RNA sequence: CAGGCCGGCCGGGCGGUCGCGCCCUGCCUCGCGCAGGGUGAGGAAAGUCCGGACUCCACAGGGCACGGUGCUGGGUAACACCCAGACGGGGUAACCCGUGGACAGGGCCACAGAAACAGACCGCCAGCGGGAGGGGCCUUGGGGUCCCUCUGCGGGCAAGGGUGAAAAGGUGGUGUAAGAGACCACCGGCGCGCUGGGUGACCGGCGCGGCCAGGCAACCCCCACCGGGAGCAAGGCCAAGCAGGGGGGAAGCGCGGUCGGCUCGGCCGGUCGCGCGGGAGGCGGCCCGUCUCCCUGGACCCCCGGGUGGGCCGCAUGAGGCGGCGGGCAACCGCCGUCCCAGAUAGAUGACCGCCACCCCGACCUCCGUCGGGGGACAGAAUCCGGCUUACAGGCCGACCUGGGCU
RNA sequence: GCCCCCAUCGUCUAGGGGCCUAGGACGCAGCCCUUUCAAGGCUAAAACCGGGGUUCGAAUCCCCGUGGGGGCA
Repeated sequence: CAGGCCGGCCGGGCGGUCGCGCCCUGCCUCGCGCAGGGUGAGGAAAGUCCGGACUCCACAGGGCACGGUGCUGGGUAACACCCAGACGGGGUAACCCGUGGACAGGGCCACAGAAACAGACCGCCAGCGGGAGGGGCCUUGGGGUCCCUCUGCGGGCAAGGGUGAAAAGGUGGUGUAAGAGACCACCGGCGCGCUGGGUGACCGGCGCGGCCAGGCAACCCCCACCGGGAGCAAGGCCAAGCAGGGGGGAAGCGCGGUCGGCUCGGCCGGUCGCGCGGGAGGCGGCCCGUCUCCCUGGACCCCCGGGUGGGCCGCAUGAGGCGGCGGGCAACCGCCGUCCCAGAUAGAUGACCGCCACCCCGACCUCCGUCGGGGGACAGAAUCCGGCUUACAGGCCGACCUGGGCU
Repeated sequence: GCCCCCAUCGUCUAGGGGCCUAGGACGCAGCCCUUUCAAGGCUAAAACCGGGGUUCGAAUCCCCGUGGGGGCA
């Protein structure tokens, strides 16, 4: 210098005029009216894909079902996130990508192919039988015998061919009728046992075994771990308004205290408590357990219908930002100091002008440069955080790798 | 704002890993029939919302995006 790879950051600046939301102070004609001051979007505020905080239902319980995650260790409030590592694959390299289990079981593997997990189409091989053809020999002839080719039958084999996305370890040898891990040597892979290292995934060594049964779990499933449900229109308070509107729902019993009545018999009635039983509700399903309310009531629950959609809280001090020190390879954590940094409710954060900086185009110019014109993305808080993903004009910084050149 | 659901010819739909080169109905186009129109018959065109991934193979399974629809004070 060229090419590559990884990470971090910014995402225009200054000034003027007009305008908007919120807060504080002051004034008044008290109406958030006026004046002054302060403050006012993002790296994604987005998609709502995960995880939490918070709120209500019970303090969030047990089992099933269902859903999610998936190498190991660590970080964290938690995660499907992040960091570090292990193994496999790609790349010359920096680096990138992938990840439980297919000898617990079930299911599937279209077409093709003999066979998709166990089999034989072509083929190779010996045996038997008969037929056809040809040849040799014996025989006068009929015929007999042997060999070759084609063919039939029941077998052996799994080397070779062919099919497919995927086909039964590889090479060499022994062996055989032909063959084959059938056997042998080396290599690859798997399982078991012993052993060394590591927290672990895993790695290394020794011995033995049988030859080696494939793929799919983003199919069911198994294993390990996690998950109760709903969501700020959660939830609480105030005010106003409507129709204490319509329909539906079940079951009570026993004991005790107390009061009243009486035909006096612990008979009847009222009320309270306890126990059993029943009903409803506890915001997706079932069972159990538990809690609350109710058991003849204008109660409670469910369905339909009617009304209001105003105000306040929740609501911004938080797993918070910045700086320093310390621990850790890192993610991250601890301590100290410092700062307060949007809060609207149909939704404010904008528009215009000038200068500068950046980029592009054209003209002049040897260069430096000058003049004129143009451009600047994606997008916008709505309870709040941690992530992921997606969109994005342009620019800056740092680490590393490869190739070439110069010193 | 929060939470769900859906996407296949122009329209309504079937299909839920391979026989999908995606089936049916209505509509549209052409031809036949008819003097003509309608009805009828025959034929043809016409689609898996987009991009990645899993798999030998995706309309179907998974993820991300796009566009619609619904519910909740």
Predicted 3D model of RNase P RNA and transfer RNA as a complex of 480 nucleotides. Rfam match: Bacterial RNase P class A. It is annotated as a ribozyme. Its mean pLDDT, the model's own confidence on a scale to 100, is 79.